[in-house]
Order: sequence, then C1' cells, then structure tokens
RNA sequence: UCUUUAUCCAGAGUGGUGGAGGGAUAGGCCCUUUGAAACCACAGCAACCGGUCAGGCAUAUUUUAUGUGCGUGAUGCCAGGUGCUAAUUCCUACCCUGUAAAAUACAGGGGUAGAUGGGGA
Repeated sequence: UCUUUAUCCAGAGUGGUGGAGGGAUAGGCCCUUUGAAACCACAGCAACCGGUCAGGCAUAUUUUAUGUGCGUGAUGCCAGGUGCUAAUUCCUACCCUGUAAAAUACAGGGGUAGAUGGGGA
C1' cells in the first nucleotide's frame, strides 16, 4: 500500500514545549492567541488482540485427571500490544421510502467514504 472482517448515538485531560491553525475530503457548522497542529510527561477511557477464571461440547492420552480444539460469559476478571480522551465518524454528500402542493425541509432504511482493531497478500 492492497484486500477481508468486526465496530463506530457510550466513555475518558491536565501540565510543559510550541506559536497559527484544526475538525480526513467538499459544503455547512464549529473549535482556536482565555493558545491551533505537532512533540513530551503524567493521568484517564474502553476492551479489538492478548492473558486469566468458570462451566459446556468434541477429541487424544489415559484413568476420572491432563493436553489440544471449538464456542459461551444476562456487561466474568486483568490491562501486556494497539487505539482513543470537543461536538454521534460534528452534520450532510449517492440511492430508496414516508410526511408536506413544490423548492426544500424533516423522519426512517441502505450504500459510499473515513477511523480503529483482527486476519491475509
């Protein structure tokens, strides 16, 4: 970088350095010199991977236990690897449906794009 899969209306910030941008893109709307991005320190959130515990099924050894595999946990427990800590992924974008006479607006569904984790190339 490509591909596949799961999740995305929950949650969580202070200080230092820095000095003008940031919220992926476009439009909108916001944040920001009462200090943006980025970096650092400490803290926190969550539980994808991981670990652990319990019990279930299958299987091997074997003798009632151990190993392995699978799946379960009305929110089990931990927090090692990531991730995250303004606003629902901030809202919308393409298609469909409903309401309204329509522009258009609102509501619902699907899709695209994006983000993060896991698998693969």
Predicted 3D model of a 121-nucleotide RNA (SAM riboswitch aptamer (S box leader)) from a Desulfuromonadales bacterium. Its mean pLDDT, the model's own confidence on a scale to 100, is 79. Lineage of the source: Bacteria > Pseudomonadati > Thermodesulfobacteriota > Desulfuromonadia > Desulfuromonadales.